[in-house]
This is a predicted structure of a 68-nucleotide RNA (transfer RNA) from a pig gut metagenome. Model confidence (mean pLDDT): 81 of 100.

């Protein structure tokens, strides 16, 4: 200078209108019993702090962290 930052983990999302999947994790159903399988729950101040707006994970500023 560029790029990225969103669930415990890898990661979508949105050209502004109150966040999702897949793994993981708890429960429950199956089984002699374990694993697989089904189903259901819980899990996020979108790195961080201001601005703009009726409203921000999205625009803009500035900073922190990773990587080139």
């Nucleotide at each position: 200078u560029g790029a990225u930052g969103u669930a415990g983990c890898u990661c979508a999302g949105u050209c502004g209108g109150u966040a999702g999947a897949g793994c993981a994790g708890u429960u429950c159903a199956u089984u002699c019993g374990u694993a697989a399988u089904g189903a259901a729950c819980g899990g996020g101040u979108c790195g961080u702090a201001g601005g703009u707006u009726c409203g921000a994970u999205u625009c803009c500023u500035a900073u922190c962290a990773u990587c080139a």
It matches the Rfam family "tRNA". By type it is a transfer RNA.